[in-house]
Molecule: transfer RNA
Organism: Chromatiales bacterium
RNA sequence: GGGCGAUUAGCUCAGUGGUAGAGCGCUGCUUUCACACAGCAGAGGUCGAGUGUUCAAUCCACUCAUCGCCCACCA
Numbered sequence: 001g002g003g004c005g006a007u008u009a010g011c012u013c014a015g016u017g018g019u020a021g022a023g024c025g026c027u028g029c030u031u032u033c034a035c036a037c038a039g040c041a042g043a044g045g046u047c048g049a050g051u052g053u054u055c056a057a058u059c060c061a062c063u064c065a066u067c068g069c070c071c072a073c074c075a
Base pairs, nucleotide, nucleotide: 001071002070003069004068005067006066007065010024011023012022013021018055026042027041028040029039030038048064049063050062051061052060
């Protein structure tokens, strides 16, 4: 330098145009002498950045950034 993939909650990941979700974690309540388990409720997100397409974008197009894999080149 070229190609491919990934980027969504604290972590691991769903979500292929129409209200952003799950598990784990966290907080509160119930339960217990207490803890754990269990049950119920809740907080937590400018969906990596920007531009465009569209009535409408996490989703489609383009650019950039970061990470991973492969190839090539130089030394």